[in-house]
Molecule: small-subunit ribosomal RNA
Organism: uncultured bacterium
RNA sequence: GAGUUUGAUCCUGGCUCAGGAUAAACGCUGGCGGCGCACAUAAGACAUGCAAGUCGAACGGACUUAAUCAAUUUGUUUACAAAUUGAAGCGGUUAGUGGCGGACUGGUGAGUAACGCGUGAGCAACCUGCCUAUCAGAGGGGAAUAACAGUGAGAAAUCAUUGCUAAUACCGCAUAUGCUCACAGUAUCGCAUGAUACAGUGAGGAAAGGAGCAAUCCGCUGAUAGAUGGGCUCGCGUCUGAUUAGCUAGUUGGCAAGGUAACGGCUUACCAAGGCGAUGAUCAGUAGCCGAGCUGAGAGGCUCAACGGCCACAUUGGGACUGAGAUACGGCCCAGACUCCUACGGGAGGCAGCAGUCGGGAAUAUUGCGCAAUGGAGGAAACUCUGACGCAGUGACGCCGCGUGCAGGAAGAAGGUUUUCGGAUUGUAAACUGCUUUAGUCAGGGAAGAAAAAUGACAGUACCUGAAGAAUAAGCACCGGCUAACUAUGUGCCAGCAGCCGCGGUAAUACAUAGGGUGCAAGCGUUAUCCGGAUUUAUUGGGUGUAAAGGGUGCGUAGACGGAGUAGCAAGUUGGUUGUGAAAUCCCUAGGCUUAACUUAGGAACUGCAACCAAAACUACUACCCUUGAGUGCUGGAGAGGUAAGUGGAAUUCCUAGUGUAGCGGUGAAAUGCGUAGAUAUUAGGAGGAACACCGGUGGCGAAGGCGACUUUCUGGACAGUAACUGACACUGAGGUACGAAAGCGUGGGGAGCAAACAGGAUUAGAUACCCUGGUAGUCCACGCUGUAAACGAUGAGCACUAGGUGUUGGCGUAGCAAUACGUCGGUGCCGCAGUUAACGCAAUAAGUGCUCCGCCUGGGGAGUACGCACGCAAGUGUGAAACUCAAAGGAAUUGACGGGGACCCGCACAAGCAGCGGAGCAUGUGGUUUAAUUCGAAGCAACGCGAAGAACCUUACCAGGGCUUGACAUCGUCUUGAAAGGCCGAGUAAAAUUGGCCCCUCUACGGACAAGACAGACAGGUGGUGCAUGGUUGUCGUCAGCUCGUGUCGUGAGAUGUUGGGUUAAGUCCCGCAACGAGCGCAACCCUUGCCUUUAGUUGCCAGCAUUGAGUUGGGCACUCUAGAGGGACUGCCGGGGACAACUCGGAGGAAGGUGGGGAUGACGUCAAAUCAUCAUGCCCCUUAUGUUCUGGGCUACACACGUGCUACAAUGGCCGGUACAGAGAGAAGCAAUACUGUGAAGCGGAGCAAAACUCUAAAACCGGUCCCAGUUCGGAUUGCAGGCUGCAACUCGCCUGCGUGAAGUCGGAGUCGCUAGUAAUCGCGGAUCAGCAUGCCGCGGUGAAUACGUUCCCGGGCCUUGUACACACCGCCCGUCACACCAUGGGAGUCGGUAACACCCGAAGUCGGUAGUCUAACAGCAAUGAGGACGCCGCCGAAGGUGGGAUUGAUGACUGGGGUGAAGUCGUAACAAGGUAGCCGUAUCGGAAGGUGCGGCUGGAUCACCUCCUU
Repeated sequence: GAGUUUGAUCCUGGCUCAGGAUAAACGCUGGCGGCGCACAUAAGACAUGCAAGUCGAACGGACUUAAUCAAUUUGUUUACAAAUUGAAGCGGUUAGUGGCGGACUGGUGAGUAACGCGUGAGCAACCUGCCUAUCAGAGGGGAAUAACAGUGAGAAAUCAUUGCUAAUACCGCAUAUGCUCACAGUAUCGCAUGAUACAGUGAGGAAAGGAGCAAUCCGCUGAUAGAUGGGCUCGCGUCUGAUUAGCUAGUUGGCAAGGUAACGGCUUACCAAGGCGAUGAUCAGUAGCCGAGCUGAGAGGCUCAACGGCCACAUUGGGACUGAGAUACGGCCCAGACUCCUACGGGAGGCAGCAGUCGGGAAUAUUGCGCAAUGGAGGAAACUCUGACGCAGUGACGCCGCGUGCAGGAAGAAGGUUUUCGGAUUGUAAACUGCUUUAGUCAGGGAAGAAAAAUGACAGUACCUGAAGAAUAAGCACCGGCUAACUAUGUGCCAGCAGCCGCGGUAAUACAUAGGGUGCAAGCGUUAUCCGGAUUUAUUGGGUGUAAAGGGUGCGUAGACGGAGUAGCAAGUUGGUUGUGAAAUCCCUAGGCUUAACUUAGGAACUGCAACCAAAACUACUACCCUUGAGUGCUGGAGAGGUAAGUGGAAUUCCUAGUGUAGCGGUGAAAUGCGUAGAUAUUAGGAGGAACACCGGUGGCGAAGGCGACUUUCUGGACAGUAACUGACACUGAGGUACGAAAGCGUGGGGAGCAAACAGGAUUAGAUACCCUGGUAGUCCACGCUGUAAACGAUGAGCACUAGGUGUUGGCGUAGCAAUACGUCGGUGCCGCAGUUAACGCAAUAAGUGCUCCGCCUGGGGAGUACGCACGCAAGUGUGAAACUCAAAGGAAUUGACGGGGACCCGCACAAGCAGCGGAGCAUGUGGUUUAAUUCGAAGCAACGCGAAGAACCUUACCAGGGCUUGACAUCGUCUUGAAAGGCCGAGUAAAAUUGGCCCCUCUACGGACAAGACAGACAGGUGGUGCAUGGUUGUCGUCAGCUCGUGUCGUGAGAUGUUGGGUUAAGUCCCGCAACGAGCGCAACCCUUGCCUUUAGUUGCCAGCAUUGAGUUGGGCACUCUAGAGGGACUGCCGGGGACAACUCGGAGGAAGGUGGGGAUGACGUCAAAUCAUCAUGCCCCUUAUGUUCUGGGCUACACACGUGCUACAAUGGCCGGUACAGAGAGAAGCAAUACUGUGAAGCGGAGCAAAACUCUAAAACCGGUCCCAGUUCGGAUUGCAGGCUGCAACUCGCCUGCGUGAAGUCGGAGUCGCUAGUAAUCGCGGAUCAGCAUGCCGCGGUGAAUACGUUCCCGGGCCUUGUACACACCGCCCGUCACACCAUGGGAGUCGGUAACACCCGAAGUCGGUAGUCUAACAGCAAUGAGGACGCCGCCGAAGGUGGGAUUGAUGACUGGGGUGAAGUCGUAACAAGGUAGCCGUAUCGGAAGGUGCGGCUGGAUCACCUCCUU
C1' cells in the first nucleotide's frame, strides 16, 4: 500500500496478502564452473581404522654389524689380501628409567538466569613452565630402583618374590643475594589496611650434566624485572511468570584458628542477630553468552548454524593424584547403568576427535589424498608425529558467473487450438540458406602456489594453442480480485479448488484437461520459521462521553512532580582531551582471481564505557530570603449536610359502640373474595405502625452513596468580606484505610400499608406471566456483616489560558430616597464563536490549548468462566486464564423498508343509502376424488363464465388399439414416370388408416419447368424439459402523483438541497417563501366520443308550407330532424365575499354547458426471479422404427363432497290473458331473408328485396283493459315421461329448440361479504364476435330510471412529513433459551501410573584431612641401642550412589459428571429489535420446561401525549 464487516458511507478494529531472509525440507525438473555450507532430532548406542607423541646429544641395557680395532688361520717372505672369533669405543634400531609435551589443537551445547557472559574498573590480596633481559652460582658425597636374569601365581588382565645395574631419577652436607622468616629501625609515598628503598642481628633455603679434538653450544640452580597466560573482586547491563510474597542457621557480621598461589564463612570453634525482598527476594519455567546475522526509514524486533572471543561438558555421579598449569575428552580411583571377554575365580571399554555403522527423523556428506603449504609437540639437528590443516569426493543446500546459438527467411506451410466459417492464433516460430564455437569432445603444450637449495597432495588441474560440428544442454509456477497474464471442452454444490474475499447446483476466464498467455529461469513452486507491512504495545509513535478502555467515592503512605529572588555546588546536562570499544563483519577507496560471488590492503565506523579538564542556563542539592500557591485568624450570611432525643397533624388499616339494609368490591368483561352471624356507607371513641401533601423550583447541601413535617442537642464543610499571622507547608497518589443505594445474611424487637414466594380467580392453544382477590419473608428500629448497581455526566483529580449572550442561586461593592442600574466572587442551567470530533456532539462546569500524577484498554466468542489464592456465616465478592472457534464483532451517520409510533391528506375506504352474494334449483369454472384417459396451464388481492370469441367427429395436446419410418411438412442429389387429385369396382380391418385394378394423361419457346414415385443421406418433426437461461406480450401496485437529471451549494463521505416549509389543488396543480437555479419522464392539455350553436352538403335521410297517397307513396323543398365535414363555444373571462393585494376558494350573473362539463384512449421511474417455452420467436438439454406422424373408438361432459362466478326465483311495484306504443348500436352472399301459405309450436314451404342511411334481422319493460287475492298459490320452474323440429357423415356416451304432461327445492337467506355517488345503481329488452349446430358467458347498445353522503373517530389501500429500529432476501424481516442427535477441545472426579526439585533419617565406596603406634622401614643422626622421617593398617569427620518416609510440584490417564463450541433442513415456545405488542436494561433476591416472570432500588442507552421550566425569534 491492497483485500475483507455495510444496500451504500465514515470510523474503530481484527484477519489476510504483496517484500526480504534461511544450517532448511518436500514436489516437478536438471548443462557447466567458481566460492561457501552440510545431524537443528537421540549430550542415543557404537564394529573397524586413524586423531599425541618425541628425545639414544639424560641413563643402563638388548639386538644388529658394512666400516674400526685386536686375536687366530690361510694365501707368498715383508707389505698386502681373504676368512673366523672377540669387542672398549663408533654407526643403526630400540622395550624400560628419565625429560618435555599429553591442561594446546579438535568436538559438543547437556547443564547454567550465574560475576556465566558483555562492558568498564580494581588486586597495597595473587600465580605464571617454555621465552627475553640482568646479577650470582654449580663444591663434595650417598642410598636405591626399573630394565634384565631366576623362581612362582593366573584362562587372561596382570601380579608376587629373589638377585644385578645406570642417570639430567632420588637424598643429605657445604656455599649464597632482603630470596623466606623473627626482632627492632630510618626515609619517601599512599584514601586506608599499608607499600617501596636502605641497612643491623639471628635462623632457613640451590644446583646436573650432555655434545664436541677444540672454540663453543645445549642444559642446571638462586634472585630481580619483563612478556605471555591465568586466578580473584567490584559498578552497570543481561528472558518469562505475583494464579510464586515472603526467603535465609554458615544464614549476616565479628573474634580466633585452619586452609589457599591469593582475599574471603572458603572451613571450624565461640559471640552477636543479623542479611535479602514490591526498584520483585524466594520459587517455577525457558535458555550457553557475546562479536555478530536477518529485518526495519529509524527506534526497535527476532536469532546465536558457519568464522572469531569467553564459559561449560566429555557414558552418569563422586574424588583426589601428578603438574607451572587439570580436579584432566583419547590419565587414575570408586559407585551406577550399559556393552564385550571369561576356564565363572575375574577382567576390559567409553567417537559431544576424523571417517564410518545402527537408530531416531521431513532432513544433513567419503571408513578418500597429503604433511607440499600454514600452524603445533618433541629434538642441538637431521627428523618424527599431527583426521589441526591443505586438498579432493558427495549434495542445485545457498550466493555468483556462463551456456542451451546468431543472422536471414511469408506459400504467413503442415499440424494444433478457436471461429460469427470470412477468418484469427501458435508465428519468423519451424522448414530452408548462411555464419559462429563459450561450455562440451579430441589432440598438443602446461604453471604460480617453495622469499637461498631440496621438497607439490591438489594435478597433467587452472590456463594456452589447434581441429570437427548447431552439434550434447529448459523447466517450473501462475492466468476471478488483491496480482502481470483468456479462451475452448469436460464436470454439474459432484469431483475438486482456496493465502483472504470466495468459486462449483448445465453456458465455471476460480475445479480438470487442452490451446494460448504472463512471470521467473537451472531452477521453479509449496511448507516451516523470523522481521517487515502492523502507528496492531505507540520512547520516536496510540487511545479511554457513545467503538475495547475513568477505579463507586474520599483520606492518605511510598513514589512521581512542584511558586518568586540571591548565592554556592557540580550529581544530571553541555563542550574538549585521553584510554578503551580484539580480529573478522557492515560502509568507503583502491588491489587480486577473464567478470562476479569470493578475497587482500588502507580508511572510516563501532552511536558504548571509563578517566581528566572546563562551562553553569536549566533540573537536583545546600544556605538565606519573599508572598502571589496553600493554610490560619477575625467579621458575616445561606443550606432536605450529618448525629441523637422529643413533638405534631392528615391518611390507610384494625377494634368498640351507634344509625342503617342488601349488597359491596373488582374488571376490557368477569370471577375468586367480603356480606342477613348485618358488610359496604355513615357517626363517635380508641389502638398501632409507617411515610411526611401543599411550599417544591434543570432550587439547596454533601466526596460519593445520598438528604425533604416541626423543635432541641452535638457537629462537619463550603462561600463572601477583611488582609492580622505562617512562609511553598502544594498537587497527584501504587499498596493501605474509611465510607459506600437496593437486595441479601445474623441476633433481638416491631409489623399499619405495600409486597418476592405461595394460593385462588380470570385470560390463553398453553399462561409456572401481564389483570383481579388474598398473602409470607422483606420493607421499619438497634447492633453486626455483605461491598455490589446503567454506583452515569457511561466524561479521574489538580492548575493555567482561550469570543459572547441569557436565566437562576448565595454573598459583597458603587450610584440612587426608592424602584432599579452597573460591577465583582462562588455555585447551577441553556444557547452559541473559534477550536475539536469518525460523526453525534462538546464548547470557560470543554470532549478546546498546555502541564503534573493516578486508573484502565489492545478483535468477537469461550468468560468475568475454570483452576489457584484472599475475604465472607452464607449468598457471593476480588484477582483472573487456556484449549477451541469465527472473519468478523462494533460506533456514528445515510437512504430505504417496516412499526399492534405520531401528525396531515386522499379514495364507494368507512359512514349514509340502494341492490345483491352467502340459504334454494340450475348453468359454468376450480379443488378433491375417480378413471385406461378424465391433456396442459392459471393459485391471495392480481387463479377459479380465466387461456377457451363457443370439446358430438375434427379441434385434441390425453387414453386404448391398428399402421408408417427421409417420414404429415421444408431444402438438396440420382433415377423413373406423366401424373396427382377425383370417380367406379375390389382387397383389408372390430372400424378406419392402408392398398390393387379401371377411367382420366400437366405446361412449354422443346432448353426445360412442374408434379408424383423409388433410392441414399444430410436432415425433417416434437403442445417433450427449463418462464429460475431469454425476446416479445400481459397482469398488478395505479390514472396513484410521483420518479429523476444538469449546474451550484452543504457534508470527510454515503448523501442532502432542489422535491422540505406556509397555503392551495383531482394533481410535484399553482402561488408565496427558501442556497438554490433550471430541465426531463409523469399530471394537465393536445386525440376520439357525447352535450349547444353556426356553416357547407341534401341521398338511401327529413316534411313546415303547396299538391298527392292506404302510406314522405309521389311531385316539390332541404326550413326542421338527421347524417358528416368544417368551425364557434368555457377561459375562473365578469361581479361580490374570503385569502398575504397571491395561488386559489365560496356565492352570483349570463350561458346548452361552470370551474377537469360527462365518457374513452392514454399507464412515469420501478416492484412482484408475477404470468406465459401450450399464440409466436428462441439458447441449452432430451427423443429419432419414437417423446415424431397417421387412423378408429373413447376421454377432456365422470361425482359421497367443497369453493368461486352467474342465471331463475321465492311473488300482487306481481303472475296470466288481451290490446297498443316507442329505440340505439350492429350484422348480412356457402348470408340476412320479407309478404303469402302449412303447423298449437319449434319450424317447414317458397324466394320479393338487399353486398345495405335503400332490403332483412327488429324490441322488451312501459301504457290500457281484464283476471288471480296471499296460498308452496294461476308464484316458482327443477326433475322427468311422451311426441316432435333443426344443424350436421354422425346428436348413445355428449347439441339446441317446440308441444303436451309431470310440478322438486324455494315464503328473501347465519357468521360474514361484494358492487354502486347520476342518466349512476336498479330494472327491461336488443345486437355482435366465435359459430354447421350449441351462451344464463363475453363484448356492445339503447328504454325506464332512483336513494344517500352528517362527516373522517374507526376498518382497508395509497401519498407526504416526522420518529424508533439489532430489518436491507428489507416484519412472510431479524432473533433467544431449554430439549434431541453428531463431532471437538476443556473443568471436576474415587483414584491409578510416572517425572522433577528439595527435606528428614539410615547405610556409606573412593578419597582428602585429622588421629593413632598394630606392622614394616635404603639414604639423615648415632659407636650401638635407637631416633628423626616415611609407608601400610586401624579409627574419626565429611562424603556419591543406594534405601526408608511424609509432604511439595508437574505430566499422563480415569467409571462418572459439569458447562462450552461447531453443525443445510429436528422439537417446544417467542424473551429481545417498532411503544416488539407488559418499554428495555443494571444490581440483588426468589420462582419457573425454556427463553424468562415477579419484588426492591437505580439508569435512559425509552416511543407517544400532556404539563412545568428554560431557550430562540